[in-house]
Order: sequence, then structure tokens, then C1' cells
RNA sequence: CCAUACCAGCCGGGGAAUUAGCGGUGCCCUGUACCUGAAAUCCGCUACAGCAGGGGUUCAUUCCUUUUCUGAGGAUCGAGCUUUUGCGUAUUGAGCCGUGCCUGCUGCGUUGAAGAGCGGGUCUUGCGCAAUUGGGGGUUGUGAACCAUGUCAGGUGGGGAACCAAGCAGCAUUAAGCAAUUUGCCCGAUGUGCCGCAGGGUAGCCUGCUCCGGGCAGAAGAUACGGAGUUCGCGCAGGAGCAACGUUCGAUUUUAAGGUGUAUGG
Repeated sequence: CCAUACCAGCCGGGGAAUUAGCGGUGCCCUGUACCUGAAAUCCGCUACAGCAGGGGUUCAUUCCUUUUCUGAGGAUCGAGCUUUUGCGUAUUGAGCCGUGCCUGCUGCGUUGAAGAGCGGGUCUUGCGCAAUUGGGGGUUGUGAACCAUGUCAGGUGGGGAACCAAGCAGCAUUAAGCAAUUUGCCCGAUGUGCCGCAGGGUAGCCUGCUCCGGGCAGAAGAUACGGAGUUCGCGCAGGAGCAACGUUCGAUUUUAAGGUGUAUGG
């Protein structure tokens, strides 16, 4: 150095969590990587740190150690950002409200602005009138088999007779009731009135007249002052979410170097 048989080794790894710790089941990542059994109210083990059973491969491009690169994903830190709630602040930011001043514009004004005076209306009380409506009254029509009135044919009763009495139908009238009608009669009421009379009030608004004689109003823009605490902003505090940089573990990819048997035969 070669051949045969075998042994070690290998046949996945990692993160968080759990645990005194390690490994596994379970979760997540990587991505292809022998099979079977039990295992979160967990399972097994003890620094040589899974257990039990079976299978494959065989000393190296494949196993082990160190190293270079890349780096999924996890943990930690958390500047900063977004959002929400509460409290506060305040124009020295935006916006809002009020007042003053300035600018130009528009409109009204000698057919009379603003102001002042007098009166009227709007407001209120009482009365009246009207309207509407309800009731009563009046008028007209109708209206009683008998139990309403008058007249009561015929008939009935009484009587010797004269005559008397009650009285149906009919006719006329009427009560209650029913219907219609009634600006001109009465009483009451009112979400009524371009209505009238009298009294009160008159801040504001509208309007008429008189005096005086030249301003008045509007919406903008700029600016100053004041105000409110509604919207945003800003400050502080709490909650939720995202998250740069850093730290750490690290699958996977990749570079270089080194290391690793036993027996027999040639």
C1' cells in the first nucleotide's frame, strides 16, 4: 500500500418554554432527514446526561475537532412612530367669539343720512260690534182606533109622551212628539276679527310729521386688544400596537487546516 471481516462513529439540527441541569414528547424555525413503543395532571437520565426493541452503512469528498463566509428564526434592549384615555395649557400656533382702528369695494342718502322731539302701530286690560257655534223661543206642516175637546148623522139606554142621557164613525181643533224654518227675538261660548271705543304701557322694532343738515349700512382683507376652553395643536401621565440601532442564541450555505481503529492474509 491492497483485500476480507468487524468496531467506534453516522442515519438531522436549532430557538423559546419547562427543568437543579441535560435530552425527549408537545409549540415554533430550518428543510428531507431509518423503523417501532410510552411520555404536559409529562417521560427518561445525571456531566460519558433520553429510555426500550429492531434495521442500514463502514475509516472517509461521507465520521470527529477547529476555523472563514452567509444567515431563516427566536430571546433581550428599546431611541422613535402611530393610536387611545385623562388632566392641563393657551395664541408666544391653526381655528372660534367680541371690540377698536386702517384699506379699498358695494349699496342707501339734499326726492333729506345720523341725531332729537311729538304721534300712531306692534304689547296689555275692560266694553261694544261682527263672525262662527250651541241652546231656548217664535212660525209652518204633520200629529190621538178607545183612555183629548167641540159638534156629534145613524144606532143605543131611560120615559106613556114631551124629552133627557151617554156616545161610535165623520168633520173641525189641539197636547206630547216629529220635521222644516228663523240676518231683523233671547241666553251662553270662542285657538275668530286689515272692526270700534276707553284706560295702561312704550326697552326694542316698524312707521308718519317737525327741527337740523351730511352722513349711514354691509360683507371682506390687514392689524391691535380682550375672551372662551368647544375642534385641532402643544405639555404631562396611563393603556395598546409597530419598531431602527445594539446584545445574544442560531438552523442552513460555504472556506481552510487537522484528526480517527482491530484482526487475518498478500
Predicted 3D model of a 266-nucleotide RNA (Bacterial large signal recognition particle RNA). The sequence was found by an Rfam model in a public genome assembly. The coordinates come from a structure-prediction model, not an experiment, and the mean pLDDT is 75.